[in-house]
Small-subunit ribosomal RNA, central domain from an uncultured bacterium, 346 nucleotides, folded computationally.
Its mean pLDDT, the model's own confidence on a scale to 100, is 90.
Context: one part of a larger RNA
RNA sequence: UUGGGCGUAAAGCGCGCGUAGGCGGCUUGCCAAGCGGGAUCUCAAACCUGAGGGCUCAACCCCCAGCCGGAUCCCGAACUGGCAGGCUCGAGUUCGGUAGAGGAAGAUGGAAUUCCCAGUGUAGCGGUGAAAUGCGCAGAUAUUGGGAAGAACACCGAUGGCGAAGGCAGUCUUCUGGGCCGCAACUGACGCUGAGGUGCGAAAGCUAGGGGAGCGAACAGGAUUAGAUACCCUGGUAGUCCUAGCCGUAAACGAUGGGCACUAGGUGUGGGGGAGACAUUCCUCCGUGCCGCAGCUAACGCAUUAAGUGCCCCGCCUGGGGAGUACGGCCGCAAGGCUAAAACUC
Numbered sequence: 001u002u003g004g005g006c007g008u009a010a011a012g013c014g015c016g017c018g019u020a021g022g023c024g025g026c027u028u029g030c031c032a033a034g035c036g037g038g039a040u041c042u043c044a045a046a047c048c049u050g051a052g053g054g055c056u057c058a059a060c061c062c063c064c065a066g067c068c069g070g071a072u073c074c075c076g077a078a079c080u081g082g083c084a085g086g087c088u089c090g091a092g093u094u095c096g097g098u099a100g101a102g103g104a105a106g107a108u109g110g111a112a113u114u115c116c117c118a119g120u121g122u123a124g125c126g127g128u129g130a131a132a133u134g135c136g137c138a139g140a141u142a143u144u145g146g147g148a149a150g151a152a153c154a155c156c157g158a159u160g161g162c163g164a165a166g167g168c169a170g171u172c173u174u175c176u177g178g179g180c181c182g183c184a185a186c187u188g189a190c191g192c193u194g195a196g197g198u199g200c201g202a203a204a205g206c207u208a209g210g211g212g213a214g215c216g217a218a219c220a221g222g223a224u225u226a227g228a229u230a231c232c233c234u235g236g237u238a239g240u241c242c243u244a245g246c247c248g249u250a251a252a253c254g255a256u257g258g259g260c261a262c263u264a265g266g267u268g269u270g271g272g273g274g275a276g277a278c279a280u281u282c283c284u285c286c287g288u289g290c291c292g293c294a295g296c297u298a299a300c301g302c303a304u305u306a307a308g309u310g311c312c313c314c315g316c317c318u319g320g321g322g323a324g325u326a327c328g329g330c331c332g333c334a335a336g337g338c339u340a341a342a343a344c345u346c
Base pairs, nucleotide, nucleotide: 003318004317005316006315007300008299012314014200015199016198017197021193022192023191025087026086027085028084029083030082031081033080034079035076036075037074038073039072040071041070042069048066049065050064052062053061054060090190091187092186093185094184095182096181097180098179102176103175104174105173106172107171108170109153113149114148115147116146117145118144119143120142124135125134161168162167205246206245207244208243209242210241214240215239219235220234221233222232257313258312259311260310261309262308265291266290267289268288269287270286271285272284273283274282275281295302296301319346320345321344328339329338330337331336
């Protein structure tokens, strides 16, 4: 609970697509459902409310009107709606350009690391706060040559770019999504949002099969310490990688849902177009930062990328703990996820 809110106090679904529904540009005509006006009927009496009157007042009584609606008929047509028609500024299409780590598949490169083989070479190496475990005369470390493997891509690199979000980075090729700008032409409201639904969704984890260099939960050892199930060191399994399939979560964050319109500026930067005395410059559209006015805010701060001013649609909150738990249901191989209380207590 017809209220007020949701950057940080409780509160924006992790993000798309989209069903129902809600909402919806300019204009003409018609209809008259909503809407407005009128008439009639009805809403028994009493009660109730307002005005008036009668018992000396009042209670009480009388009288008039009203109250809550309902039905029928007539009239009106601004707005909402319906039907029919028109329009182009919303939305979209075609055309010409353009930037990009957007996605998928395949190919390929160098540095580094580890391992193996061989050469040189000799007693240490490694590691730390200091050490030790560890490795090394069966020749290590160092260094040179050769080979193998897996993973990640230094510089460029950015306060930069792209993507709906998660996220995306060596190079090349193929396939492919979206954006932005410009000029005309075309369609003619085709739009916005979106309960359910459906898809995507980091890391970890799971199933099956590969792969395994480095790193490294668990584990073992060495230290430290009163202890040290840690921090430090030496090792090291799962995992990290690939393919196929699950999981569906996160400080999934801008802790800020989406759309449209309006409301001072200044200064960087990425992409496009235009104008220029073509050279510093100026104008304009889209993106991305910082500063700042009005306004907003409890303050911090936000401020044309709003947390300002409005409208439309969705989601969510309603004291702390119990608890994002129990139970039930749905989903999952499992781990668990989603939905989601109460007693009790402060």